[in-house]
RNA sequence: CUUAUCAAGAGCGGCUGAGGGAAUAGGCCCUGUGAAGCCCGGCAACCUAGGUGCGUGGCGCGCGAGCGUCAGGUAGAAAAGGUGCUAAGUCCUACAGGUGAAAACCUGAAAGAUGAG
Numbered sequence: 001c002u003u004a005u006c007a008a009g010a011g012c013g014g015c016u017g018a019g020g021g022a023a024u025a026g027g028c029c030c031u032g033u034g035a036a037g038c039c040c041g042g043c044a045a046c047c048u049a050g051g052u053g054c055g056u057g058g059c060g061c062g063c064g065a066g067c068g069u070c071a072g073g074u075a076g077a078a079a080a081g082g083u084g085c086u087a088a089g090u091c092c093u094a095c096a097g098g099u100g101a102a103a104a105c106c107u108g109a110a111a112g113a114u115g116a117g
Base pairs, nucleotide, nucleotide: 001117002116003115004114005113006112011040013039014038015037019030020029021028024094025093026092027091041086042085043084046082047081052075053074054073056071057070058069059068060067061066090111095108096107097106098105099104
């Protein structure tokens, strides 16, 4: 830089000990009933397809039931490994558009996060 996803899910564990929620600003929160970090556990299914089941079609074999093989379709589950995640929508707002008397709400962008390239 390109691309996909970002409303779901995941601990009442151990160590440690004061901050944390990306950055700026404003807000709102979490936190000695233990923050961040590390370990363990868990979640998810991006790498992901293959393989398996089901049915379709082509070809070959067989008297036949059928068998083999190839192609593409579809379904649910999920191992091992590589990542990631494990308060709140990516905690909310900031820019643009829309609805509304207002409060507020909706959509999109930007920025960001993660994977793959």